The part of an RNA shown here (small-subunit ribosomal RNA, central domain) has 349 nucleotides and comes from an uncultured Acidobacteriota bacterium. The prediction has a mean pLDDT of 89.
Context: one part of a larger RNA
């Protein structure tokens, strides 16, 4: 190349937009371009392959035939597929009502706790631990009261609740803003699905410049455990944790499950809107959409999945092909840097 596959065995890209390409609803129509079918030209010659023949066989020669799947022409055929045309509304999409939401930029703001610092009030112990010390306090601690400051995080409610494409997102309020969903009618009329490259988001750590810096805490110091103790445990402690801007570009970035679309038993919560029915309120009943537990065909090495599919199919895209060498050398790109990313071989087993 053909296959086989990706949830845990070796594989889904962290997530999104999107350009090229891939695929692409329904009816009508034209061309005949793909496609099918005949015809006919061509497809040298040897070779291969069959069937004979000639050297004693054989290699090896040689006569036929057949093949040479392929390409032009010219005739025909119209189901699909392209392309041109007309139309359509079930895909998409706008429009109008509406209510949920820690979605997301800003700016204000609030209470509890912790430290700190002043004042009173009070005296000898306070931390801490398995048990101690290191520590802190007679220069007045620890607890208590009362005022002041400063920075981070927001109990409760809180909830397999909620929101977002992943990452994520929690105190109140404003302002600016995205998405989704549901109810309604009217409008566009395939406008759409995937997406190699490429743009953009990306959690913690860390880098670069200026803030801030309570409280925790890598490094570090110190006291204890120990045979040692460069740990675990205490006592202290600085990058950092915070903002603002600007890099990094990685993860068990996980539902270890790419994205879209069709189809395929039920039960039983929950969460938003919407319909109905009924009540004095509770409340029942449908339906849509989104979350969760259970399970039926089915699938699966088995755990288990089971209309939120790992089950029946399409369609695209990415990615695996023994295990160590190795995501490591070398080059490439990227980046301050730390290093990302792309990625082997030798040799071994």
């Nucleotide at each position: 190349c053909u296959g086989g596959g990706c949830g845990u065995a070796a594989a889904g890209g962290g997530c999104g937009c999107g350009c090229a390409g891939g695929c692409g609803g329904u009816u009508c129509u034209g061309u005949u371009u793909g496609u099918c079918g005949a015809g006919u030209g061509u497809g040298a010659a040897a070779g291969c392959c069959c069937c004979g023949g000639g050297c004693u066989c054989a290699a090896c020669c040689u006569g036929g035939g057949a093949a040479c799947u392929g390409c032009g022409c010219u005739c025909g055929a119209a189901a699909c597929g392209g392309c041109g045309g007309a139309a359509c509304u079930a895909g998409a999409g706008u429009u109008c009502g509406g209510g949920a939401g820690a979605g997301g930029a800003g700016a204000g703001u609030g209470g509890a706790a912790u430290u700190c610092c002043c004042a009173g009030u009070g005296u000898a112990g306070a931390g801490g631990u398995g048990a101690a010390a290191u520590u802190c306090g007679u220069a007045g601690a620890u607890a208590u009261u009362g005022g002041g400051a400063a920075g981070a995080a927001c109990a409760c409610c809180g909830g397999u609740g909620g929101c977002g494409a992943a990452g994520g997102c929690g105190g109140c309020u404003c302002u600016c803003u995205g998405g989704a969903c549901c109810g309604a009618u009217a409008c566009u009329g395939a406008c759409g699905c995937u997406g190699a490259g490429g743009c953009g988001c990306g959690a913690a750590a860390g880098c670069g410049u200026g803030g801030g810096g309570a409280g925790c805490a890598a490094a570090c110091a110190g006291g204890a455990u120990u045979a040692g103790a460069u740990a675990c445990c205490c006592u202290g402690g600085u990058a950092g944790u915070c903002c603002a801007c600007g890099c990094c570009a990685u993860a068990a970035a996980c539902g270890a499950u790419g994205a879209g679309a069709a189809c395929u038993a039920g039960a039983c919560g929950u969460u938003g809107a919407g319909a109905g029915g009924g009540u004095a309120a509770g409340c029942c009943u449908c339906c849509c959409a989104g979350u969760g537990u259970c399970g039926u065909a089915g699938c699966u090495a088995a755990c288990g999945c089971g209309c939120u599919a790992a089950g029946u199919u399409c369609u695209c895209c990415g990615c695996c092909u023994g295990g160590g060498g190795a995501g490591u050398a070398c080059g490439g790109c990227c980046g301050c840097a730390a290093g990302g990313u792309u990625g082997a071989a030798a040799c071994u087993c």